[in-house]
RNA sequence: CAGCGCGGGAGAGCCCCAGACCACCGGGGCGCCGACGGAGCAAGUCUCCCCACCAAACUCUCAGGCCCACGUACCGCCCUG
Numbered sequence: 001c002a003g004c005g006c007g008g009g010a011g012a013g014c015c016c017c018a019g020a021c022c023a024c025c026g027g028g029g030c031g032c033c034g035a036c037g038g039a040g041c042a043a044g045u046c047u048c049c050c051c052a053c054c055a056a057a058c059u060c061u062c063a064g065g066c067c068c069a070c071g072u073a074c075c076g077c078c079c080u081g
Stems, first nucleotide, its partner, number of pairs: 001081003005077004013030001015029003019025001031066003037062001038060003044053002
């Protein structure tokens, strides 16, 4: 440094419409979230210049997500290489 396991761990409408319907489910509309992922940028490096390289928990929301739950970045412990 990487991986496995265990523990901790968020955010944002269970809004409206119609159908079906015990419930679940999917469709349309608007509103929202950022801590899976993805993309963008600074200082700095190089250069005559341009270009290029270049981080994020920042920014954008493409995907994803918005009852709960699962899971998530991140933190701790253990083991392995």